[in-house]
RNA sequence: CCCAUGGCUAUGGGAGAGAGCAGCACACCGCUGCCGCCGAAGGCGCAACCGCCCGGAAACGCUCAGGCACAUGAACCAUAGUCAUAGC
Numbered sequence: 001c002c003c004a005u006g007g008c009u010a011u012g013g014g015a016g017a018g019a020g021c022a023g024c025a026c027a028c029c030g031c032u033g034c035c036g037c038c039g040a041a042g043g044c045g046c047a048a049c050c051g052c053c054c055g056g057a058a059a060c061g062c063u064c065a066g067g068c069a070c071a072u073g074a075a076c077c078a079u080a081g082u083c084a085u086a087g088c
Base pairs, nucleotide, nucleotide: 001087004085005084006083007082008081009080010079011078012077013076018035020034021033022032023031024030036068037067038066042064043062044061045060049056050055051054
């Protein structure tokens, strides 16, 4: 310098599933228990595949955690900034 990769920050987009029942408390929110569900924080497991003898590995599976009005959160995508690595 910055075409590449990764991390962090900001902005925008961003699905699914009971505003369930009971009790407490109570303006709303909330807490506990009981069932019913969801998966795209995280986590775990494996497959194709990749490497080499045992590993890595998904938006697939599990639902431990989390979530099931709004809000918040949310994998992932885009833009901007910054840091690091690689390259020149």
Glycine riboswitch aptamer from a Gammaproteobacteria bacterium, 88 nucleotides, folded computationally. It matches the Rfam family "Glycine riboswitch aptamer". Gene Ontology term of the family: glycine biosynthetic process. The coordinates come from a structure-prediction model, not an experiment, and the mean pLDDT is 80.